Overview:
This is a predicted structure of a 369-nucleotide RNA (Bacterial RNase P class A) from a Paracoccaceae bacterium. Its Rfam family is "Bacterial RNase P class A". About the family: Ribonuclease P (RNase P) is a ubiquitous endoribonuclease, found in archaea, bacteria and eukarya as well as chloroplasts and mitochondria. Rfam classes the family as a ribozyme.
RNA sequence: GCGGAGGGCCGGGCGGCCGCGGGUUUCGGCUCGAGGAAAGUCCGGACUUCACGAAGCGACGGUGCCGGGUAACUCCCGGGCGGGGCAACCCGACGGACAGCGCCACAGAGAUCAAACCGCUGGUUUCGGCCAGUAAGGGUGAAACGGUGGGGUAAGAGCCCACCGCGGGACGGGCAACCGGACCGGCACGGCAAGCCCCACCGGAAGCAAUGCCGAAUAGGGACCUCGCGCCGUCUUCGGGCGGCGGGCGGCUUCGGCCCAGAGGUCCGGGUAGGCAGCUUGAGCGCACCGGCAACGGCGUGCCCAGAGGAAUGGUCGCCCAUGGGGGAAACCCCGGGACAGAAUCCGGCUUACAGGCCCUCCGCAGCC
Repeated sequence: GCGGAGGGCCGGGCGGCCGCGGGUUUCGGCUCGAGGAAAGUCCGGACUUCACGAAGCGACGGUGCCGGGUAACUCCCGGGCGGGGCAACCCGACGGACAGCGCCACAGAGAUCAAACCGCUGGUUUCGGCCAGUAAGGGUGAAACGGUGGGGUAAGAGCCCACCGCGGGACGGGCAACCGGACCGGCACGGCAAGCCCCACCGGAAGCAAUGCCGAAUAGGGACCUCGCGCCGUCUUCGGGCGGCGGGCGGCUUCGGCCCAGAGGUCCGGGUAGGCAGCUUGAGCGCACCGGCAACGGCGUGCCCAGAGGAAUGGUCGCCCAUGGGGGAAACCCCGGGACAGAAUCCGGCUUACAGGCCCUCCGCAGCC
């Protein structure tokens, strides 16, 4: 210098004027006011209400190498194993396929208690073939029942041997996953569990439109009182007073059925509109130091950082910063315009979107010293 890998950060700045929401006010004002993702609502929690005696088993759902971190997690850190890359580094639902079931398209002779299509070898032959042996060679396929070399054989074959692979494995290392491995076994045991399934572990349900409190007008419900109407009883000076009872209908009684049941007032209870709480001081943020490889933890100190709720966080002007286009030899001038997006109970993650820019570490190649 070129190419690449990993990580962190910013994501317009300052000021004037006019507005909007919260808090506060001595009513002049002062002060705070979107994000790294506020997003998707995919996980994990806090909180709230409902359900629930405990334990076990089962169903359903989720998770799945090991160790650590955390309130918790399917997240994060470190490690192991497998795969990719020359490398830095990246990716992996990464328990079990001797518990059982199922599937393995097409091609191919054969897709799993294996299998002779071509070939090879032996025998036989009427020379067309037929029978037997053979998984070394060819062909098919994602995958063909170990690989390479040698011996052996009619040709072959773990049939035999060496190495590699595979299975078991004394012993050694590591907390563990796992790694190494004397020696033993001629090899038997294909793949798929993001198919059913088996094993281990975890899991009540719904969500701030949760939930709690206050609570109109109007309509409707209940209780009581007054007036009025009806019926019955009783008293009467005949005007009415008092007491009781809802009343009416088909002969009567009981049950049942049907119809009718006025006006005013007071009180009670539920709900609606609306209001208040929940609501933002919290697993909080910054900076030092200590422990730890790290995630993270501890400790000290400083800070307060939206709280709306039909829902504020916006306009405009000036200067500057990046940046696109045009003109110009240049200084410079003109025009455009600031990525993705936008809180709604809160927090920890994951995922997705993102113009442009800055910083750090590392790898490969080439050149020069």